[in-house]
The part of an RNA shown here (small-subunit ribosomal RNA, central domain) has 348 nucleotides and comes from an uncultured bacterium. Its Rfam family is "Bacterial small subunit ribosomal RNA". Its mean pLDDT, the model's own confidence on a scale to 100, is 83. RNAcentral holds the full RNA, with entries from ENA and SILVA.
Context: one part of a larger RNA
């Protein structure tokens, strides 16, 4: 490469938007680039083959014939691809009308809880643990009571449910803004306007850097008490970064449903949200989303099974044995920590 694959053996990009590019609904006219036919030219010679000849034979020489793909050129074909007219509505979008929601950004405003300030009661322990110390207390702790202030988070309703968001992610309450999101309904209106999508842009948990703020918890680092042969841990006291806020950079996670996006068939059974229909404590049907069991398939099996890992189409994305290696070198990006591309040699 080609072929075969990517839930867990290698292997689906983190996650969107979207350039080129690939690929495309349904009828109908055209054209004839693809396409398929026929002619006609070209396809050197040598070699190959096949069939003669000449060297005593054979290798060798040599005459003759055939010689594909493939190129050009010309008459037709016209299904299907494709160009170009014309037209539809089912894909796709708008437009009415209805609904939901921790979607998201800003404001308010609100209890418990920690912690600390001050004061009042009150008198010796308190805390901690497997046992203990370290550690705080007579300068009045602990524990209780009233007042304050502070930052951070949002208990029970509420949890393997359930809802929203491309993904990360999102939860006290309440305004305001954004509705480009989603999802029913009408089927008004545009008429294929669509799928995917290298490069690129944007967003992207914690951690961690920069400049300012902020500092209640908690807690890497650190110190001290234990433990133990040691113990640079577990375990206990304390405590900085940090953990918050704003701007700003990093771009990575087991960034997982380990499962790319979109579309289209294929048995059933019983729950859930949010419409539409229907309204009668009934029956039960339809889109969408969300779970659970399973036909026929599929799988190495675990299992998956209309939210496929079934059966088909289009596109991108990745893998080709272990370690060496996600290294090393160089490129580009970063303030820097590092990110991203990404081998070799050697080695079983």
């Nucleotide at each position: 490469u080609u072929g075969g694959g990517u839930u867990u053996a290698a292997a689906g990009g983190g996650u969107g938007c979207g350039u080129a590019g690939g690929c495309g609904g349904c009828u109908u006219a055209u054209u004839a680039a693809g396409u398929c036919a026929g002619c006609g030219g070209u396809g050197a010679a040598a070699u190959u083959u096949a069939g003669g000849g000449g060297c005593u034979u054979a290798a060798c020489c040599u005459c003759u014939a055939c010689c594909g793909u493939g190129c050009c050129g010309u008459u037709g074909a016209u299904a299907c691809u494709g160009g170009u007219g014309a037209g539809c509505u089912u894909g796709a979008a708008u437009g009415c009308g209805g609904a939901u929601g921790c979607c998201g950004u800003g404001g308010g405003a609100g209890g418990a809880a920690u912690g600390u300030g001050u004061g009042g009661u009150g008198u010796u322990g308190c805390g901690g643990u497997g046992a203990a110390a370290u550690g705080c207390a007579u300068a009045g702790a602990u524990a209780u009571c009233a007042c304050a202030c502070a930052g951070a988070a949002c208990a029970c309703c509420c949890a393997u449910u359930g809802g929203c968001c491309a993904a990360g992610g999102c939860a006290u309450c309440u305004c305001a803004c954004c509705a480009a999101u989603c999802c029913c309904g009408c089927g008004a209106u545009u008429g294929a306007c669509g799928c995917u999508g290298a490069u690129g842009c944007a967003c992207g948990a914690a951690a961690g850097c920069g400049u300012g703020g902020g500092g209640a918890u908690c807690a890497a680092a650190c110190a001290g008490g234990a433990u133990u042969a040691g113990a640079u841990a577990c375990c206990c006291u304390g405590g900085u970064a940090g953990u918050c806020c704003a701007c700003g950079c990093u771009g990575u996670a087991a960034a997982c449903g380990a499962u790319g996006a979109u579309g289209a068939c294929u048995a059933a059974c019983g729950g859930u949200c949010g419409g539409c229909g229907a309204u009668a404590c009934a029956c039960a049907g339809u889109c969408g989303g969300u779970g659970g069991c399973c036909a026929a398939g599929c799988g190495a099996a675990a299992g998956c099974g209309a939210u496929a890992a079934g059966u088909c189409a289009u596109c991108c994305a990745c893998c080709u044995g272990g370690g060496g290696a996600g290294u090393a070198c160089g490129a580009c990006c970063g303030c820097a920590a590092g990110g991203u591309u990404g081998a070799a040699a050697c080695u079983c």